This is a predicted complex of two RNAs, RNase P RNA and transfer RNA, with 454 nucleotides together. Model confidence (mean pLDDT): 75 of 100. Rfam match: Bacterial RNase P class A. The family's RNA type in Rfam is ribozyme.

RNA sequence: UGAGUCGACCAGACAAUCGCUGCCACGCACGCGUGUUUAAGAUCUUUAUUCAUACGGUCGUGGGGGAGGAAAGUCCGAGCUCCGAAGGACAAAGUGCCAGGUAACGCCUGGAGGGCGUGAGCCCAUGACUAGUGCAACAGAGAACAGACCGCCAUUUUUUAUGGUAAGGGUGAAACGGCGAGGUAAGAGCUCACCGCUUUCAUAGUAAUAUGAAAGGCAUGGUAAACUCCACUUGGAGCAAGAUCAAAUAGGCUCUCUAUAAUCUGGUCCGGAUUGAGAGCGGGUUGAUUGCUUGAGCUAGAGAGCGAUUUCUAGCCUAGAGGAAUGAUUGUCGCUGCUAUGCAGAACAGAACUCGGCUUACAGGUCGACUCACUUU
RNA sequence: GCACUUGUAGCUCAGCUGGAUAGAGUAAUCGGCUACGAACCGAUCGGUCAGGGGUUCGAAUCCCUUCAAGUGCGCCA
Numbered sequence: 001u002g003a004g005u006c007g008a009c010c011a012g013a014c015a016a017u018c019g020c021u022g023c024c025a026c027g028c029a030c031g032c033g034u035g036u037u038u039a040a041g042a043u044c045u046u047u048a049u050u051c052a053u054a055c056g057g058u059c060g061u062g063g064g065g066g067a068g069g070a071a072a073g074u075c076c077g078a079g080c081u082c083c084g085a086a087g088g089a090c091a092a093a094g095u096g097c098c099a100g101g102u103a104a105c106g107c108c109u110g111g112a113g114g115g116c117g118u119g120a121g122c123c124c125a126u127g128a129c130u131a132g133u134g135c136a137a138c139a140g141a142g143a144a145c146a147g148a149c150c151g152c153c154a155u156u157u158u159u160u161a162u163g164g165u166a167a168g169g170g171u172g173a174a175a176c177g178g179c180g181a182g183g184u185a186a187g188a189g190c191u192c193a194c195c196g197c198u199u200u201c202a203u204a205g206u207a208a209u210a211u212g213a214a215a216g217g218c219a220u221g222g223u224a225a226a227c228u229c230c231a232c233u234u235g236g237a238g239c240a241a242g243a244u245c246a247a248a249u250a251g252g253c254u255c256u257c258u259a260u261a262a263u264c265u266g267g268u269c270c271g272g273a274u275u276g277a278g279a280g281c282g283g284g285u286u287g288a289u290u291g292c293u294u295g296a297g298c299u300a301g302a303g304a305g306c307g308a309u310u311u312c313u314a315g316c317c318u319a320g321a322g323g324a325a326u327g328a329u330u331g332u333c334g335c336u337g338c339u340a341u342g343c344a345g346a347a348c349a350g351a352a353c354u355c356g357g358c359u360u361a362c363a364g365g366u367c368g369a370c371u372c373a374c375u376u377u
Numbered sequence: 378g379c380a381c382u383u384g385u386a387g388c389u390c391a392g393c394u395g396g397a398u399a400g401a402g403u404a405a406u407c408g409g410c411u412a413c414g415a416a417c418c419g420a421u422c423g424g425u426c427a428g429g430g431g432u433u434c435g436a437a438u439c440c441c442u443u444c445a446a447g448u449g450c451g452c453c454a
Base pairs, nucleotide, nucleotide: 001373002372003371004370005369006368007367008366009365010364012333013332014331015330016329017328018327020066021065023063024062025061026060027059029058030057032056033055034054035051038048039047040046068348072359073358075357076356077355078354079353080238081237082236083235087270088269089268090267092234093233094232095231096230097111098110099109100108101107112126113124114123115122116121127229128228132227133226134223135222149169150168151165152164153163154162155161177195178194180192181191182190196218197216198215199214200213201212202211203210204209242290243289244288245287252281253280254279255278256277257276261275262274263273264272283453284452297316298315299314300313301312302311303310304309335345336344337343338342378450379449380448381447382446383445384444387403388402389401390400396434405421406420407419408418409417427443428442429441430440431439
């Protein structure tokens, strides 16, 4: 210098003007609502009226706050809330190497094994097919306790035929251990060495597993994102959860099921609770407050740990609306491009109860660690 | 918010219990029939099986993920 890997971060900056939406303070603004004073009608309400140092609202003024790294997809896991307490059996669904982290997880970290890359590094649903069942098209002689098409060997004078044979050829994704030697009529784990495999033992490790030794002599091919088996997990619903207040009403009519029944905790049964439940017609309301943002919170420093993470100390408060605000214009500077003292462009995208992850989208840029190649000293 | 469905030829649908050329109707094109046209008969054309990745010898089909379109439920009584 070029190519690349991993991790962390930013998401144009400043100023002016005009707006949008919550919060706080003020106004001797408005009599709009509640309240309050007084009076009249009248017997519980109506009308008028007083009060601005009761409360709310409107208006005005001032102050201060106002989207994200993914707010998204809703794919997982929780908090929170409710359901006649969630007890048992079955079913169903999910997860699946080992250890750790965490509130929890299907997430993360570290390790083991396998694969890719020259490398930094990256990827893997990776339990069990010696419990059982299934599947393997076409081709091929034969596709799972297999098989003789060619070839080889023996018998036969030869052809043919019969028998032996899985070393070689051919088919296929896959052909019943590989390879070499011995052996043999030719062959064959038939025998032996090495490798693989299985079993047992020892050592290291928390473990997955690795290494070594001995024995066996191949029995045990593939597929479980095929059924299944094993282990573990799961009660259900969701902020339109739920709570409070207000308003309104015809708590009505018809049909269906109903005690060995029906309904309830949204699979089934037992158990438990209740005596009604469902559909249609008709009717009413279709408002307000709360839940709501101080939280497994953020920032900095120190400690523990390889790390995920965690402990302590100090500081900070950072949208909370309800069809839904967070914007627009101008100027200067910075970035990129071009036909260059000017013009154009700047991504993905928009909170809705709240968190932890995953996944997906994304212009341009910054920093750190590392790898490979080349050049120079 | 929750639950769920669909995506295959220009159009409407099969195939989804993995098996190799992915079919059917219709439309389109060409030919035949006819004096001509329709109907009819014959042939042809046309596919990223919504996109991407994985499992498998092999994927439209199984699994994961993304995109697009659509459906249902929810007050009182």